Predicted 3D model of a 1377-nucleotide RNA (small-subunit ribosomal RNA) from a metagenome. The sequence is in RNAcentral, with records from SILVA. It matches the Rfam family "Bacterial small subunit ribosomal RNA". Rfam links the family to the GO terms ribosome and structural constituent of ribosome. The coordinates come from a structure-prediction model, not an experiment, and the mean pLDDT is 82.

RNA sequence: UUAAGUUGGGAAUAGCCUGCCGAAAGGCGGAGUAAUUCCGAAUGUGGUCAUCCCGGACAUCCGGGGUUGUCUAAAGUCGGGGACCGUAAGGCCUGACGCUUAAGGAUGAGCCCAUGUCCCAUCAGCUUGUUGGUAGGGCAACGGCCUACCAAGGCAUACGGGUAGCUGGUCUGAGAGGAUGGUCAGCCACACUGGGACUGAGACACUGCCCAGACUCCUACGGGAGGCUGCAGUCGAGGAUCUUGGACAAUGUGCGAAAGCAUGAUCCAGCGACGCCGCGUGCAGGAUGAAGGUCUUCGGAUUGUAAACUGCUGUCGUGCGGGAACAAUGGGCGGUAUAUUAAUACUAUAUCGCAGUGAUAGUACCGCAGGAGGAAGACACGGCUAACUCUGUGCCAGCAGCCGCGGUAAUACAGAGGUGUCAAGCGUUGUUCGGAUUUACUGGGCGUAAAGGGUGCGUAGGCGGUUUGGUGUGUCGGAUGUGAAAUCUCUCAGCUUAACUGAGAAAUGGCAUUCGAAACUACUUUACUAGAGUACUGGAGGGGAAGGUGGAAUUCUCGGUGUAGCGGUGAAAUGCGUAGAUAUCGAGAGGAACGCCGGUGGUGAAGACGACCUUCUGGACAGAUACUGACGCUGAGGCACGAAAGCUGGGGGAGCCAACAGGAUUAGAUACCCUGGUAGUCCCAGCCCUAAACGGUGUACACUUGGUGUGGGAGGAGUUAUCCCCUUCCGUGCCGGAGCUAACGCGUUAAGUGUACCGCCUGGGGAGUACGGCCGCAAGGUUAAAACUCAAAGGAAUUGACGGGGGCCCGCACAAGCGGUGGAGCAUGUGGCUUAAUUCGAUGCAACGCGAAGAACCUUACCAGGGCUUGACAUGUCGGGAUUAUUUCCAUGAAAGUGGAGAAAUUGCCGCAAGGUGUAACCGACACAGGUGCUGCAUGGUUGUCGUCAGCUCGUGCCGUGAGGUGUUGGUUUAAGUCCCGCAACGAGCGCAACCCCUAUGUUUUGUUGCCACGUCGUAAGACAGCACUCUAAACAGACUGCCUGUGAUAAGCAGGAGGAAGGUGGGGAUGACGUCAAAUCAGUAUGGCCUUUAUGCCCUGGGCUGCACACGUGCUACAAUGAUCGGCACAGAAGGAUGCAAGACCGCGAGGUGGAGCAAAUCCCUAAAUCCGAUCUCAGUUCAGAUUGGAGUCUGAAACUCGACUCCAUGAAGCUGGAAUCGCUAGUAAUGGCGCAUCAGCUACGGCGCCGUGAAUACGUUCCCGGGCCUUGUACACACCGCCCGUCACAUCAUGGGAGCCGUCUGCACCCGAAGUAGCCCCUUAAAAGGUUCCUAAGGUGUGGGUGGUGACUGGGAUGAAGUCGAAACAAGGUA
Repeated sequence: UUAAGUUGGGAAUAGCCUGCCGAAAGGCGGAGUAAUUCCGAAUGUGGUCAUCCCGGACAUCCGGGGUUGUCUAAAGUCGGGGACCGUAAGGCCUGACGCUUAAGGAUGAGCCCAUGUCCCAUCAGCUUGUUGGUAGGGCAACGGCCUACCAAGGCAUACGGGUAGCUGGUCUGAGAGGAUGGUCAGCCACACUGGGACUGAGACACUGCCCAGACUCCUACGGGAGGCUGCAGUCGAGGAUCUUGGACAAUGUGCGAAAGCAUGAUCCAGCGACGCCGCGUGCAGGAUGAAGGUCUUCGGAUUGUAAACUGCUGUCGUGCGGGAACAAUGGGCGGUAUAUUAAUACUAUAUCGCAGUGAUAGUACCGCAGGAGGAAGACACGGCUAACUCUGUGCCAGCAGCCGCGGUAAUACAGAGGUGUCAAGCGUUGUUCGGAUUUACUGGGCGUAAAGGGUGCGUAGGCGGUUUGGUGUGUCGGAUGUGAAAUCUCUCAGCUUAACUGAGAAAUGGCAUUCGAAACUACUUUACUAGAGUACUGGAGGGGAAGGUGGAAUUCUCGGUGUAGCGGUGAAAUGCGUAGAUAUCGAGAGGAACGCCGGUGGUGAAGACGACCUUCUGGACAGAUACUGACGCUGAGGCACGAAAGCUGGGGGAGCCAACAGGAUUAGAUACCCUGGUAGUCCCAGCCCUAAACGGUGUACACUUGGUGUGGGAGGAGUUAUCCCCUUCCGUGCCGGAGCUAACGCGUUAAGUGUACCGCCUGGGGAGUACGGCCGCAAGGUUAAAACUCAAAGGAAUUGACGGGGGCCCGCACAAGCGGUGGAGCAUGUGGCUUAAUUCGAUGCAACGCGAAGAACCUUACCAGGGCUUGACAUGUCGGGAUUAUUUCCAUGAAAGUGGAGAAAUUGCCGCAAGGUGUAACCGACACAGGUGCUGCAUGGUUGUCGUCAGCUCGUGCCGUGAGGUGUUGGUUUAAGUCCCGCAACGAGCGCAACCCCUAUGUUUUGUUGCCACGUCGUAAGACAGCACUCUAAACAGACUGCCUGUGAUAAGCAGGAGGAAGGUGGGGAUGACGUCAAAUCAGUAUGGCCUUUAUGCCCUGGGCUGCACACGUGCUACAAUGAUCGGCACAGAAGGAUGCAAGACCGCGAGGUGGAGCAAAUCCCUAAAUCCGAUCUCAGUUCAGAUUGGAGUCUGAAACUCGACUCCAUGAAGCUGGAAUCGCUAGUAAUGGCGCAUCAGCUACGGCGCCGUGAAUACGUUCCCGGGCCUUGUACACACCGCCCGUCACAUCAUGGGAGCCGUCUGCACCCGAAGUAGCCCCUUAAAAGGUUCCUAAGGUGUGGGUGGUGACUGGGAUGAAGUCGAAACAAGGUA
């Protein structure tokens, strides 16, 4: 919504009244009453069951129709009314709502199926109502849902464990994905915990019932009550989450005929910057660029038009005034029309009019007023990443997302100024995605970075040649349905805008159904031969297994010869040997391994396989035909094989040889070396199952330029030939193209290009470990984590550096020589010690006779004591200030200083003068001076060193992804990156060389102070004259492999020669590339910063730097006869000289003194010694040596005590050539002899810097030591071998395994007990209820297993930690690869 019905009876019981019990909750009894309560009866439109028929192809089943029969309903309430009946109520008629039956729609729900839905396989087997059937029960309904019986099935990413509500969506992402599921919406589950049913359309029920349990509350102790995961609110926990508000006005829901009632749903308000959005905190002008702050190079810059100031505006807020929408239905009142009906009643529907309804809220909004007034912060500023300085701090305090900052100049900490970003927010923390192609579907890899299984056979699976027809699995196209709404996207619209909201579209990638296509795929079918295989012929081979045979060698035994050693090593020893070894000859025994051939040669799947013969046996290859007809490839599990070592049992045992013993080596030597030597190595049987099992390269197939070897076969051509040559198939190597690769490299045997399948990887360590499983006799194997910890670990290549790697080369580097040092004494420097102080610096070479070319005072910086404080010194400001400079004296004092007293002369200006004014010195105050105080690791400058080594670079080009290379390497050569040649290089720069100085020869010029051959004078010295010579000091010449010969590549060059004073850079000097050593110096000077300021500054006296058990460096003198002493005689150069050098003369033994000619110097002064000649000494602590000490002196200087030098007399130490070790030097050098100068009053000088005299030896050569250069090689080094780095032990901390056990939690099985309750049965009853009983069963209990978590004496390894111990394993040939 439709159709039909709604007839006529009966009975009980709440409430109420009353009695009793109880603390309460509540309960019991009595009387009596109604219904839309209950009970039975009637009717049957219908429904149901039985039966017949039809349709859906059949059928479980569904739909429809017919016949007769069985069973089966109900309740009234409120309005209106003309005729008729009735005393009236009413009957009767009619309307509305209900009730009953049936059918249908919508909605909602139940069940079923397909598909999808997290992690763990260290969960691999699970399951007995389990899987199915038959029958029955039960249900709204199907069903092991339940029961009985029958069969033995069913599942397997199952089962088990952990975690989790699912979805639309949300966040992220280019997408694919990944993560997530709060609000909103859909579904599910739950309601204190567990079990159970009742009622009902629907529940096993959030605010219902029963039972059990835990908890809370009440109690008269007998018993009762309760369930906020509803809205507010409280407590607890927590990093953290709100008001015990208003209203039903709207929307929605329930009930009701309706009015209406109810509604912590809902609508509103409150709190919270929790998010999103919008707005404000002003706008314009304004430069003495104010003040203040900050910085500063002190000039200024910046904050900054910012402020002040001037003008303007009025959002928000404040005050006052006005003031909404959400409200229109329903309902009420008054009309009109239609429907219904007998009816203009009633009622319903539609429509017109009127009045009324607001929680939010006096809110949104609007108007007026006044005034810039009330309204800005957070974080950051080393890089990533936008934004910088100062101060403080000083590896502290602290920061930190990663890298990393901080140890005295911090853009990194803290503060400040400034700046940057965002802004009512900002920053932190947590979480997710992204970046991350870093799990790779899109979209990765596996030779060396992590990663190919040790190898094969083969199951499942995956993939699969050519062809015909069919089907239509995948695939492709169309249509239909669905894919909720919201969200996202687009367009439009509504709030002033936006957030927000609304409308429409799109999307929803999908799924389902259906129609079509047929190339590919799949299935099926028909054929084929190119894949694969079979048959035939042939040759090759250390392929495998079994049996047999052989020779060489080692060892042993026996015998002969023979004698003292053998053996072994870097060198030795242990060992063997006079009991006869080793050596040698002969005979024998035994075991193991198989020389030459032998070869990046062969065979095998890999491991692996090597004397010869026989037997058995597997595979591959080539050739030519025939056959089968896709039979194929790969291969999770599975099976088999699998070096060496090891294990079990039995044999065997020659050699070798873990363990072990001894000898060496060594600091040690549980090693390397040596002498022995047992398991083992060998055989049989059985295990083990791993290797750098490697080509570090899975298997199969296809394709893609070449060259050259080699093994096996076939063919061609041509031959004396089986050679050579050509073609081809299979195998095995090298070199290389394209291509690939991070590079190295690979490269038809791919690491190229593709296909198919398998295995494996995902930072290093922990760890291939623990636990668990499986295997094993064991050893162990296999599978295989986590906590924790680090910011790396790793690959390839590059440049350096290094190597107890290699090659080439050089150097007084070694060697060959000469002389020293180390021993002695002394001098000097250093360390150490000492001290009041012994000032400071320099410290391997490259500090130590250095700074210092000169410490008695001074120097002087140190110490003690005494003093000064604008200062010993500079500049400036302010105030005072003409007397101050000069000079004399007194007191005190060690002096400095402090305190005083005088003298004479002179003075800027104005002014007669008085006086004024200005300034010197000086006084006071202030800025400042001063500092050998610190930092050479803040610096400049200078210097040392590698090293006078030959190197170091650049531009352009070329090569390489790049770092980078090339050039600069190579072949010769040189002192040389010197030159030549070659070369993808061509050029250039800084270095080398040359240019500069001295020296060796000559020429020219110059001749005084130099010279003197000739000439003159003089006895001579010398002078005149002269400038030839020497010399002087300027210019020039000369030397360039220029010439010759040889050699070499005909080059560069080299060797020899000539000439020449000099010959191959003639000798010497100056000259020091890029860089290294945080090398040295703040005490030469300069200088940033810090520190000090009556002292860390300045002055003074005295002391110290000189101190002395000792050690070292550098020197001097010696130890003697190549000498010492004495006497005689000879020859330099280069310097210096005025507060100077000083002659002759005199004095002194002497140092020296007196005195002073000469000289501002080629003029004067100073001027040798060794040598040579002669004499003495005669090998000794001396006629050596001279220290030390005593005495006497000289000189310098205020002053020689600490603390000077020298002289004389006396004294006369050690020392007789120097251990280990070590230094210098290659020619006018070493060695040796003296002379000069600087510093300086004097001197410690024997030092330093120069000068000349005398004047050698040796170099075969580059093996070795040291240093250096070039090339190459290895590297785990790069503060670069003085590097890096390993393990035990000790200590501390952390996480973890085992562990006698102990304590929780989850769970299986067996059994016990068993509430409530459903169902059955029994009993009772008119019936129900009650009661009894059975099955099931929650909670509970007992026993026994399993999983998991915590804890545990003790114990195992692991990780981490500035400075611990022991060694030295690895990286180089890492010192034994």